[in-house]
Molecule: transfer RNA
Organism: Candidatus Levybacteria bacterium RIFCSPHIGHO2_01_FULL_37_33
RNA sequence: GGGCCGAUAGCUCAAUGGUAGAGCAAAAGCCUUUUAAGCUUUUGGUUCCGGGUUCGAAUCCCGGUCGGCUCA
Numbered sequence: 001g002g003g004c005c006g007a008u009a010g011c012u013c014a015a016u017g018g019u020a021g022a023g024c025a026a027a028a029g030c031c032u033u034u035u036a037a038g039c040u041u042u043u044g045g046u047u048c049c050g051g052g053u054u055c056g057a058a059u060c061c062c063g064g065u066c067g068g069c070u071c072a
Stems, first nucleotide, its partner, number of pairs: 001071007010024004018055001026042005048064005
């Protein structure tokens, strides 16, 4: 330098172009003599950045940044 894959909550990851969710973590409560475990609820998002298409974009198109794999 070429090709491919990825970037979404604090972490690991989902999400057919139509209200962005789950598990873990965190907070509050219940339970318990206490801790742990268990149960319930809640908080938490500029979907990497900039444009374009569309009534509507995490999703499609273009460019860029970063990371990984691979070829030379």